[in-house]
RNA sequence: UCGUGCUAGGCGGGGGGCUAGCGGUACCCUGUACCGGCAAUCCGCUAUAGCCGGGCUGAAGUCCCGCUCUGAGGUGGCUCUGUUUGGGGUCUGACCCUUGUAAGCGGCGAUGAGGGUUGGGUCCCGCGCAAGGGAGCGCUGGUGAACCCCGCCAGGCCCGAGAGGGAGCAACGGUAGCCAGUCGUGACCUGUGCCGCGGGGGUGCCUGGCCGGAGCUGGCUGCAAGGGUAACGCCUGGGCGGAGCUGAUCGAAGGCGGGUGCACGA
Numbered sequence: 001u002c003g004u005g006c007u008a009g010g011c012g013g014g015g016g017g018c019u020a021g022c023g024g025u026a027c028c029c030u031g032u033a034c035c036g037g038c039a040a041u042c043c044g045c046u047a048u049a050g051c052c053g054g055g056c057u058g059a060a061g062u063c064c065c066g067c068u069c070u071g072a073g074g075u076g077g078c079u080c081u082g083u084u085u086g087g088g089g090u091c092u093g094a095c096c097c098u099u100g101u102a103a104g105c106g107g108c109g110a111u112g113a114g115g116g117u118u119g120g121g122u123c124c125c126g127c128g129c130a131a132g133g134g135a136g137c138g139c140u141g142g143u144g145a146a147c148c149c150c151g152c153c154a155g156g157c158c159c160g161a162g163a164g165g166g167a168g169c170a171a172c173g174g175u176a177g178c179c180a181g182u183c184g185u186g187a188c189c190u191g192u193g194c195c196g197c198g199g200g201g202g203u204g205c206c207u208g209g210c211c212g213g214a215g216c217u218g219g220c221u222g223c224a225a226g227g228g229u230a231a232c233g234c235c236u237g238g239g240c241g242g243a244g245c246u247g248a249u250c251g252a253a254g255g256c257g258g259g260u261g262c263a264c265g266a
Stems, first nucleotide, its partner, number of pairs: 001266006009057003012030004020046005034054005063259005069254002073250003076246013091233001093232001094229008103221003106217003115211008123200006129193002131190003136185003139181005149174003157166003
């Protein structure tokens, strides 16, 4: 060096997650890579850290190690950002309310503003007038005494020898009472009055006279102050994403370099 037969090893690895830790199932990446059984209410193990059974390959393209080589992907940190949700009431933000101011716009004002003064009305009190009200009195009309009022009392009745006398029903005339009335009257009352007279009060409102001579108002905007609200901005916490950076970290796969047996025969 070659041949034959073996053995160690290999027949996938990684990330996050889980875990005291390791590996696996499930998820993701890589990309092709034996089979069967087990496993999230987990499964198997303990630093030689999946276990059990079977199969193939086998010392190299294939196994092992290294690399400040390339590098999918994951995780972290920082910055920015979208969205969703809870809270706050600090804000020259926003929105609402109130007050002030009077710069701008508007309105009123020399047909006279604000102000001053003087009247009237509205308001209160008293009186009057009117209206209305029920009751009283009067007047007029009607009715009117089965509970028994009056006058005059025909007829009839009673007493009487008679003359005459007496009580008395109806009718008639009245009375009390009752009813009504375009009526009158003096009191009383009033959710009454474009009424009158007198007095009071007051500047709230309306209105007039006089003085005087240029402001007044505060509707909108602005500005200032105070109060409130929390849909929005803002601040703050959480969830789910996106982008960028990273001399943070793990790292599949590839590349490069190196390493690795035993027996027999030639």

Bacterial large signal recognition particle RNA from a Pseudomonadota bacterium, 266 nucleotides, folded computationally. The organism belongs to Pseudomonadota, within Bacteria. It matches the Rfam family "Bacterial large signal recognition particle RNA". It is annotated as a non-coding RNA gene. The coordinates come from a structure-prediction model, not an experiment, and the mean pLDDT is 77.